[in-house]
């Protein structure tokens, strides 16, 4: 150097200035506002997928339903995250990936293709046998025998070699492979070894199920504190104002959507020979027509609100994951939602040009825009720095 496998950091250039923008303190002002001074996006702020704070509602316990999680130890407030480990599958390797309890509790399902899919079966072959044909070599029906070979299939009821056999077969052996047993080694998953069993147990659990384990709800639009204007609720007063009686008074009673008082519509008990009057009851308009408190709510304001399971350096324990001590820093909090642009000098990168000093230009990027706040995951992402490893791919 070339191919290739991981890890980590950066996330877009420094400074300075000018103008907007949002928060915050000082100072001036009754106030608006000026006016200095500070601070102002991300590694995902993103998806809301999982876990916890916080907050308010529920709430004797127990079952069931339901979701969810599942290999082992450990981390952590906690997880479904994460580290080390194991076991499987991949990949020569470095190193990838894994929903990785339970298929003798029971239930179901196994497309197509094959004879036969689960109390196996037998197309093709293989053997026996031998009716019949044939001079003869040889062919070959019935009947049985077998699963080695072919063939289908994601999967054919252990696998390789021998031995046996008529031809085969765990029908014996050996070796693996399986099962449960001991015993060593690990904290543990699980591993190694030993005899021993006899091939008896087919795959699905990301079908139901079973086992073991976790689980109330709902969210900052959580909750909390102030608090208009209108219009409602409830209290009380009381102008009026009706009714009895012993009537300038007494008592009881209604009371401002009111009672009372005017005028009119409708309905028609009743009166009336008729014309027509017309009580109650319904029901349109005027008229009269206030005041105090108190409560619940809206709109507004305030608080939750960013000092945190908090960043940085360091030591220390530990393979890590992650702890523990110090020592320091203060790092957006808006509510229609701020965080943008431009100058200047330097970097860088690329171009063009040189008299090789330099000079001019262009760019300085993907992804993407906080909203109560952590901790993971997931997914988007242009380049750019650092580091550890590997060598079938050609390795030089």
């Nucleotide at each position: 150097c070339g191919g290739g496998c991981g890890c980590g950091g950066u996330g877009c250039g420094a400074u300075g200035g000018u103008c907007g923008c949002g928060g915050u303190g000082g100072c001036g002002g009754c106030a608006a506002c000026g006016u200095c001074a500070u601070c102002g996006a991300g590694g995902a702020a993103a998806g809301u997928c999982c876990g916890a704070g916080c907050u308010c509602c529920a709430a004797c316990g127990g079952g069931u339903a339901g979701a969810c999680u599942g290999c082992c130890a450990g981390g952590u407030a906690a997880c479904g995250c994460c580290u080390g480990g194991g076991c499987g599958c991949c990949g020569a390797c470095a190193g990838g990936c894994g929903a990785c309890g339970g298929a003798c509790a029971g239930g179901g399902c196994c497309a197509c293709a094959g004879a036969a899919a689960a109390c196996a079966g037998a197309c093709c072959g293989c053997c026996c046998g031998g009716a019949c044909c044939g001079c003869a070599a040889g062919g070959g029906a019935a009947g049985g025998g077998c699963a080695a070979g072919g063939g289908u299939g994601a999967a054919a009821a252990g696998g390789u070699g021998g031995g046996g056999u008529a031809a085969g077969a765990g029908c014996c052996c050996a070796c693996c492979g399986c099962g449960g047993c001991a015993c060593u080694g690990g904290c543990a998953a699980c591993a190694g070894u030993g005899a021993c069993g006899g091939c008896a147990c087919g795959g699905u659990a990301a079908c139901c199920c079973c086992c073991a384990g976790u689980c109330g709800g709902a969210g900052c639009a959580a909750g909390g504190c102030c608090a208009a204007a209108u219009a409602g609720g409830c209290g009380g007063c009381g102008a009026g104002g009706u009714g009895u009686g012993a009537c300038c008074c007494a008592c009881a009673c209604c009371g401002a959507c009111a009672a009372c008082c005017c005028c009119g519509g409708g309905c028609a008990a009743g009166c009336g020979c008729a014309a027509g009057c017309g009580a109650a009851c319904c029901u349109g308009g005027g008229g009269a027509a206030g005041c105090c408190g108190c409560g619940g709510g809206u709109a507004g304001g305030c608080u939750g609100c960013u000092a945190g399971a908090g960043g940085u350096g360091g030591c220390u324990g530990g393979c890590g994951a992650c702890a523990g001590c110090c020592a320091u820093c203060c790092c957006a909090g808006a509510c229609a939602g701020a965080u943008g642009a431009c100058c200047a000098u330097c970097c860088g990168u690329c171009c063009g040009u040189u008299u090789c000093g330099g000079c001019g230009g262009a760019c300085g990027a993907a992804c993407a825009g906080a909203a109560c706040u952590c901790g993971g995951c997931u997914u988007a992402u242009g380049g750019c720095c650092g580091u550890g490893c590997c060598c079938c791919c050609u390795g030089g």
Bacterial RNase P class A from a Gemmatimonadota bacterium, 396 nucleotides, folded computationally. It matches the Rfam family "Bacterial RNase P class A". By type it is a ribozyme. The model forms 98% of the base pairs in the Rfam consensus. The RNAcentral record of the sequence draws on ENA. A source record names the gene rnpB.